A computed fold for a 352-nucleotide part of an RNA from an uncultured bacterium, annotated as small-subunit ribosomal RNA, central domain. The full RNA is in RNAcentral, with records from ENA and SILVA. It matches the Rfam family "Bacterial small subunit ribosomal RNA".
Context: one part of a larger RNA
RNA sequence: CUGGGCGUAAAGAGCGUGUAGGCGGGCUGUCAAGUCCGGUGUGAAAGCUCCCGGCUAAACUGGGAGAGUGCAUUGGAGACUGGCAAUCUAGAGGCUGUCAGAGGGUCGUGGAAUUCCGGGUGUAGUGGUGAAAUGCGUAGAGAUCCGGAGGAACACCAGUGGCGAAGGCGACGACCUGGGGCAGAACUGACGCUGAGACGCGAAAGCACGGGGAGCGAACGGGAUUAGAAACCCCGGUAGUCCGUGCCGUAAACGAUGCACACUAGGUGUUCGGGUGCCUACGGGCAUUUGAGUGCCGCAGCAAACGCGAUAAGUGUGCCGCCUGGGGAGUACGGUCGCAAGGCUAAAACUC
Numbered sequence: 001c002u003g004g005g006c007g008u009a010a011a012g013a014g015c016g017u018g019u020a021g022g023c024g025g026g027c028u029g030u031c032a033a034g035u036c037c038g039g040u041g042u043g044a045a046a047g048c049u050c051c052c053g054g055c056u057a058a059a060c061u062g063g064g065a066g067a068g069u070g071c072a073u074u075g076g077a078g079a080c081u082g083g084c085a086a087u088c089u090a091g092a093g094g095c096u097g098u099c100a101g102a103g104g105g106u107c108g109u110g111g112a113a114u115u116c117c118g119g120g121u122g123u124a125g126u127g128g129u130g131a132a133a134u135g136c137g138u139a140g141a142g143a144u145c146c147g148g149a150g151g152a153a154c155a156c157c158a159g160u161g162g163c164g165a166a167g168g169c170g171a172c173g174a175c176c177u178g179g180g181g182c183a184g185a186a187c188u189g190a191c192g193c194u195g196a197g198a199c200g201c202g203a204a205a206g207c208a209c210g211g212g213g214a215g216c217g218a219a220c221g222g223g224a225u226u227a228g229a230a231a232c233c234c235c236g237g238u239a240g241u242c243c244g245u246g247c248c249g250u251a252a253a254c255g256a257u258g259c260a261c262a263c264u265a266g267g268u269g270u271u272c273g274g275g276u277g278c279c280u281a282c283g284g285g286c287a288u289u290u291g292a293g294u295g296c297c298g299c300a301g302c303a304a305a306c307g308c309g310a311u312a313a314g315u316g317u318g319c320c321g322c323c324u325g326g327g328g329a330g331u332a333c334g335g336u337c338g339c340a341a342g343g344c345u346a347a348a349a350c351u352c
């Protein structure tokens, strides 16, 4: 390369925006680049295939014919791909109305609880465990009541629920702001899909500077347990966890399942819209249907099995990423990014 693959065997980039490129809806005309058919030229010799001949045969060799995928040029065809021109509305966008939502940012507000501080009552314990001890407490703890401070997180609502591209998002209010659904259908007229590079976002931990610090809590100290105990349990506790700004760029970043579109039995639950019918104590409720999302079961089909099954792992198309036995190794070297930690890219010897 050919071929085969990527839920769990090796393999979907953590996610998005988008450049080049690849691919691209209906109808008409035109051109003839691709494509197809014919002609002509060329396709040296040797070699190759076939026939005939020469060395006793063969190898070897002389002669003839053929093939020579190809290229150039010329004539033609016009379906398909492509270029150009024109046009259409089913893709895409857009307009109007409307709806749901922990989507994002900033500012403010609230209550419960923990801790600490002050005060009151009050006296001998409290705390903790399997049992204890360290710890705290007669300098008055724990308990209880009142007042205050401060930080972090928002019980119930809460759902198999919702929103977001992913990471993720949960008290309440205001402001700023992104996306989505449904209904109608004015308008644009293929404006589309994917996306190597690139750019942006990206949990936790970690890093830099400044702040903050209630609870929790790596490290660390102590008490236990144990043969030992570098742990699990207990008492403390620094960084951190929180905020601002700037880095880092990783993850079982998982649905271990790339994105878009089309097609292919049903059943059942739930969230948010629309239509129709019935009822209404006008809040709405019920039935049915239609669309968008989110679960479960399941036909065909797929699958090594497990299972998947209109939210496909079914049937197809387009584009990207990735895999190619285990270890060595996601390592070394080099390059590049980073303050560092380290990230990205990525071998070989050797060995089974």
Stems, first nucleotide, its partner, number of pairs: 004323003007306002012320001014201004021194003025088002028085004033081002035077008048066007091191001092188002095184005103177007110154001115149007125136002162169002206247006215241002220236004258319006266297014301308002325352003334345004